Model confidence (mean pLDDT): 76 of 100. A computed fold for a 387-nucleotide RNA from a Campylobacteraceae bacterium, annotated as Bacterial RNase P class A. Rfam family: Bacterial RNase P class A. The family's RNA type in Rfam is ribozyme. The model forms 97% of the base pairs in the Rfam consensus.

RNA sequence: UGGGUAUAGCAGAUAGUUGCUUGGCUUUGCCAAGAGGAAAGUCCGGGCUGCAGCAAGGCGGGGUUCCAUCUAACAGAUGGCCGCAGCAAUGCGAGGGCAAGUGCAACAGAGAGCAGACCGCCAGAAAGCGGGGUCUGACCUCGAAAGUUUUGUUGCGAAGCAAUGAAACUUUUGCGGGUCUGACCCCAUUUUGGCAAGGGUGAAAGGGUGGUGUAAGAGACCACCGGUGCCUGUGGCGACACGGGCAGCCAGGUAAACCCAACCCGCAGCAAGAAGCACCUGGUAUAAGCCUUGCAAUUUGUGUGCUUCGCUUGAGCUAGCUAGCAGUAGCUAGCCUAGAUAAAUAACUGUCUAAUACAGAACCCGGCUUACAGCUAUACCCGGUUA
Numbered sequence: 001u002g003g004g005u006a007u008a009g010c011a012g013a014u015a016g017u018u019g020c021u022u023g024g025c026u027u028u029g030c031c032a033a034g035a036g037g038a039a040a041g042u043c044c045g046g047g048c049u050g051c052a053g054c055a056a057g058g059c060g061g062g063g064u065u066c067c068a069u070c071u072a073a074c075a076g077a078u079g080g081c082c083g084c085a086g087c088a089a090u091g092c093g094a095g096g097g098c099a100a101g102u103g104c105a106a107c108a109g110a111g112a113g114c115a116g117a118c119c120g121c122c123a124g125a126a127a128g129c130g131g132g133g134u135c136u137g138a139c140c141u142c143g144a145a146a147g148u149u150u151u152g153u154u155g156c157g158a159a160g161c162a163a164u165g166a167a168a169c170u171u172u173u174g175c176g177g178g179u180c181u182g183a184c185c186c187c188a189u190u191u192u193g194g195c196a197a198g199g200g201u202g203a204a205a206g207g208g209u210g211g212u213g214u215a216a217g218a219g220a221c222c223a224c225c226g227g228u229g230c231c232u233g234u235g236g237c238g239a240c241a242c243g244g245g246c247a248g249c250c251a252g253g254u255a256a257a258c259c260c261a262a263c264c265c266g267c268a269g270c271a272a273g274a275a276g277c278a279c280c281u282g283g284u285a286u287a288a289g290c291c292u293u294g295c296a297a298u299u300u301g302u303g304u305g306c307u308u309c310g311c312u313u314g315a316g317c318u319a320g321c322u323a324g325c326a327g328u329a330g331c332u333a334g335c336c337u338a339g340a341u342a343a344a345u346a347a348c349u350g351u352c353u354a355a356u357a358c359a360g361a362a363c364c365c366g367g368c369u370u371a372c373a374g375c376u377a378u379a380c381c382c383g384g385u386u387a
Base pairs, nucleotide, nucleotide: 001383002382003381004380005379006378007377008376009375010374012352013351014350015349016348017347018346020034021033022032023031024030025029036358040369041368043367044366045365046364047363048269049268050267051266053295054294055293056292057291058290059289061265062264063263064262065261066080067079068078069077070076081095082093083092084091085090096260097259101258102257103254104253118199119198120195121194122193123192124191125190126189130187131186132185133184134183135182137180138179139178140177141176142174143173144172145171146170147169148168149167150166151165152164153163154162155161156160207225208224209223210222211221212220226250227249228247229246230245231244232243233242234241235240273309274308275307276306277305278304279303281301285298286297316335317334318333319332320331321330322329323328
């Protein structure tokens, strides 16, 4: 100095004039106080109020889910363990169970968990002559050499001899060519059986690597690794961490999918509820989620309107000390800080300033979640530069 993470605070101040609500008093005036960090959401938990007749049984509904501590309590807080993300500080977790059962995973794919054969690998058989190759036998043909016979030409010549060409036949030979037959081999076709190792599909395919073995393979077997189960050592209150041994047991993923397990749970809510007055009217009911059984009861009102209470002293706030990693707990001292009810806390002017964003109590409190302009402070993490 750049970026990031976590925590905390403010969320305007001041002067003047006018105005509003509540309380107090020496009362027509004076004094004091007067909307948030979330007052929002109504998502949790309680205080408080009222109701729930008792007992037994059954059904249903809801909530929670690692460990320890805190709390009135909580799906909350703190500190840990484990997992995931991040280089890290740190953040998130609705963190028991898929080996009880039922589902789901489009498409692709043979098969998506009682698996499975698309391409393939291996062994056997059949058919027929589809293709190719090799060998054998026979025949034909080409070339070469040799031999025999016949004949033409030329030369010499008495007979005949020599040279050369042709034809026929025989033998040998050539990695020559063709046809036919047989055998063998390879590929292809059909079929029977074995395989799931290799390839393919997919986000994901029945542990992984390397070997033995096999006709070809396969935890079939073996070594090592991983998972799972059982036994066990050390550390820790514990979740758990780090090990050791045995076993071929190898059972995919998903439960804020239905479900299973353990534990917990009465209902309603300040428009709860209480009192008073007035009017109308003469019966009204009661029993908390549901059902069954048994037992035992109660009420003088109901409805409408108005007024008062509930209504603000609280699981309260501030400061210090002690214990604790912390949340928090205890002790001491001090403080009182809105109670409206169609809804009060505002308007104007001036100055300062970074300063207005999100946004107004309605019984109260502890949390969670969401919205949010600007400023300040501290700590930590990752970079850059300089000394």